[in-house]
Model confidence (mean pLDDT): 84 of 100.
A computed fold for a 326-nucleotide part of an RNA from a Candidatus Methylomirabilota bacterium, annotated as large-subunit ribosomal RNA, domain IV.
The full RNA is in RNAcentral, with records from ENA.
Rfam family: Bacterial large subunit ribosomal RNA. Rfam links the family to the GO terms ribosome and structural constituent of ribosome.
Context: one part of a larger RNA
RNA sequence: UAAUCCUUAAGGAACUCGGCAAAAAAGCAGGCGUACCUUCGGUAUAAGCCUUGCCCUUUGUCGCAAGACACUAGGGUCGCAGCGAAUGACCCCUCCCGACUGUUUAUCAAAAACUUAGGUCCAUGCAAACCCGAAAGGGGAAGUAUAUGGGCUGAUGCCUGGCCAGUGUCAGAAGGUCAAAAUGAUUGGCGCAAGCUCGUCGUCCAAGCCCUGAUGAACGCCGGCAGUAACUAUAACUGUCCUAUGGUAGCGAAAUUCCUUGUCGUGUAAGUUACGACCCGCACGAAUGGCAUAACGAGUAGGGGACUGUCUUAAGGAUUAACCCG
Numbered sequence: 001u002a003a004u005c006c007u008u009a010a011g012g013a014a015c016u017c018g019g020c021a022a023a024a025a026a027g028c029a030g031g032c033g034u035a036c037c038u039u040c041g042g043u044a045u046a047a048g049c050c051u052u053g054c055c056c057u058u059u060g061u062c063g064c065a066a067g068a069c070a071c072u073a074g075g076g077u078c079g080c081a082g083c084g085a086a087u088g089a090c091c092c093c094u095c096c097c098g099a100c101u102g103u104u105u106a107u108c109a110a111a112a113a114c115u116u117a118g119g120u121c122c123a124u125g126c127a128a129a130c131c132c133g134a135a136a137g138g139g140g141a142a143g144u145a146u147a148u149g150g151g152c153u154g155a156u157g158c159c160u161g162g163c164c165a166g167u168g169u170c171a172g173a174a175g176g177u178c179a180a181a182a183u184g185a186u187u188g189g190c191g192c193a194a195g196c197u198c199g200u201c202g203u204c205c206a207a208g209c210c211c212u213g214a215u216g217a218a219c220g221c222c223g224g225c226a227g228u229a230a231c232u233a234u235a236a237c238u239g240u241c242c243u244a245u246g247g248u249a250g251c252g253a254a255a256u257u258c259c260u261u262g263u264c265g266u267g268u269a270a271g272u273u274a275c276g277a278c279c280c281g282c283a284c285g286a287a288u289g290g291c292a293u294a295a296c297g298a299g300u301a302g303g304g305g306a307c308u309g310u311c312u313u314a315a316g317g318a319u320u321a322a323c324c325c326g
Base pairs, nucleotide, nucleotide: 001321002320003319004318005317006316007315008314010312011311014310019307029051030050031049032048037042039155053077054076055075056074057073059070060069061068062067078082083088090305091304092303093302094301096299097297098296102114103113118153119152120151121150122149123148124147130139131138132137156292157291158290159289161222162221163220166219167218168215169214170213171212172211175210176209177208182203183202184201185200186199188197189196190195223241224240225239226238227237250284251281262278263277264276265275266274
């Protein structure tokens, strides 16, 4: 000096990105007691309080007895300490996210990511769709629409608004366009001929595209500028331009807010964080789901109690290395 460990006056998070690490308390024993909220199951060992060894006496049951088991009340007694060792939750309040148990980056990420039950849409009538395979064949399935495959969302509760102009998908016996082949006519070349061949003009003509319509829990999208009320301010109201329609409910400085430490309130002596509001939403918004939500979480964020060498501020000690000798 390093690693691991032990102790510490007074203070007690002043440390720090952050109580990281450490400490402390309780200990799935008995008795009592237990809030908000709630999907009535929970929350919950919530929280919190008391007791605990041994000896004597009291009462009951069983037993012939010795004694065994149980019970209440009282007395005594020992220790620093009575769940006497070991093992064995720190707790509370609030927000966000994800419903939950589960899964994941073997070897820097365990999460709010994935999954999930539930919801919904699309495809599929069986020689199924779909997948593997030049094919045979196999899976789907020794199943049959309460089935199977695919997409999105993600418990539950309340809900899920407008737009089909663009793109996609589906439907449409008409019409337009449209290739080769087929077919009719025909110019030229070669050939004695049969015929071959290069062109031209017609006829006929599939899907597709055009066209017509439907469709959003399909991809997606969901405005601007002026004026106006008897203080001011604001604009329920009016005008106008553009558009397929101009963002509904709910939420909102948010895991989304640039300006921004927005403004007000709560909490602190002091709060760029937190919580509750406001709403001028740079640039929330409804299954790329919206908003709530009990329970759950080695999740994120803020606060409190207890506790402490995290710190004020450092000190002492132990072991193993380092160092010296062999």